The RNA shown here (transfer RNA) has 73 nucleotides and comes from Parcubacteria group bacterium Greene1014_15. The source organism's lineage runs through Bacteria and Bacteria candidate phyla.
RNA sequence: AGGGGUGUAGCUCAAUUGGUAGAGCCCUCGUCUCCAAAACGAGAGGUUGCAGGUUCGAGUCCUGUCGCCCCUG
Numbered sequence: 001a002g003g004g005g006u007g008u009a010g011c012u013c014a015a016u017u018g019g020u021a022g023a024g025c026c027c028u029c030g031u032c033u034c035c036a037a038a039a040c041g042a043g044a045g046g047u048u049g050c051a052g053g054u055u056c057g058a059g060u061c062c063u064g065u066c067g068c069c070c071c072u073g
Base pairs, nucleotide, nucleotide: 001072002071003070004069005068006067007066010025011024012023013022019056027043028042029041030040031039049065050064051063052062053061
């Protein structure tokens, strides 16, 4: 330099054909308990790496760009 993969909550990962972004863990509160843990219930937490474009509507499609991994030279 060229090619491929990947980036979504604090962490690990989903999201079907483009149609209101979710789960588990963690955290907070509650129930229970003499207390705590466990269990159960509720809640908080998001510019979907970044910047544009297409569309009524983009995590998803297109362009550019950045980080990481792999391949070729």
It matches the Rfam family "tRNA". Its family is annotated with triplet codon-amino acid adaptor activity in the Gene Ontology.